[in-house]
């Protein structure tokens, strides 16, 4: 000094790029492209930085003097500018369809001499007046008089019960007038409506008188039936007169042979608001293509930098 083996140190590798963002760099984001090959935490009104910007805060692995930088060429993929420009959207416009109307023509056809079209008239409908009807509602008197009672009350007689004569209110009855305003029937006041009132009760020497429960009858009252019709409401009804209306339905007259309607074809006109499908022009957006400039992962790797130290063995 070289080779082999072991070790040390400096160090190398564990990805890079484009777009976006930004004054700018890197990151988080999107995309492109690599390796045998890392992990954790935070980060878009954001994180760390300033042309010395090749992230920030932590941890780990592989290798180790191993390697690193990098010209040139190729190149995935982006970006810039110019140009062409599909599809789409909007506006304007043209001409169709659809739709509406009117002729023409063809076909079909309900109905039709038991009478088509056309013409006239009436009813049905609405409304005013009017005569009824029906169904409901409301209602079904007032007064005078005769007689007999009842309630309250005044005077007066009697030993009690009670008697006599008035006032006032009221019920029933008779007769008459009036009214549209009559009538049958069931129930009926526990006492506080009426008449009668067994028994019993009260007054009394007696005669006699009184109150009165139950009960019977009855009034009010509560129901129910018939009748009446002054008043009143309504109307699937109705007499007569007048006015209006008439899509439809129905009746009649005249008329004397057609005919409502449906569909096809084609013409003319309208609409062109909406709907359907086209043409033209303009505007917007813009897939994509071409050219230009530029960045460029990745591959290549001229050239440059670096290639240190210790030990063992062998030559």
């Nucleotide at each position: 000094u070289g080779a082999u083996g072991a070790g040390c140190u400096a160090g190398u590798c564990c990805g890079g790029g484009u777009a976006g963002c930004c004054c700018g760099g890197c990151g988080u984001u999107a995309c492109c492209u690599g390796u045998a090959a890392c992990c954790c935490g935070a980060a878009a009104u954001c994180g760390c930085c300033g042309a010395u910007a090749c992230g920030c805060g932590g941890g780990g692995g592989a290798c180790g003097a191993a390697g690193c930088c990098a010209a040139u060429g190729g190149a995935a993929g982006g970006u810039u500018u110019a140009u062409c420009g599909a599809a789409g959207a909007g506006a304007u416009u043209c001409g169709a369809g659809c739709c509406u109307g009117g002729g023409a023509u063809c076909u079909c056809a309900a109905c039709u001499g038991a009478g088509a079209a056309g013409c006239c008239c009436c009813g049905u409908c609405c409304u005013g007046c009017u005569u009824g009807g029906a169904u409901g509602g409301u209602g079904c008197u007032g007064g005078u008089u005769u007689g007999a009672g009842g309630g309250c009350u005044u005077g007066c007689u009697g030993g009690a019960g009670a008697a006599c004569a008035g006032g006032u209110c009221u019920u029933c009855c008779u007769a008459c007038c009036u009214u549209a305003a009559c009538u049958g029937u069931g129930g009926a006041a526990a006492c506080c409506g009426g008449u009668c009132g067994a028994g019993g009760c009260c007054c009394g020497g007696a005669a006699g008188g009184g109150a009165g429960c139950a009960g019977a009858c009855u009034u009010a009252c509560c129901g129910u039936g018939g009748g009446c019709a002054a008043c009143u409401a309504u109307c699937g009804c109705u007499u007569g007169c007048g006015g209006g209306g008439u899509c439809g339905c129905g009746a009649g007259g005249u008329g004397g042979a057609g005919g409502a309607g449906a569909g096809g074809u084609g013409c003319c006109a309208g609409u062109c608001c909406c709907c359907u499908g086209g043409g033209a022009u303009c505007u917007c957006c813009g897939a994509g293509g071409u050219a230009u400039a530029u960045c460029g992962a990745c591959c290549u790797g001229c050239g440059g930098c670096g290639u240190g130290c210790u030990c063992a063995u062998c030559a």
Molecule: Archaeal signal recognition particle RNA
Organism: Methanobacteriota archaeon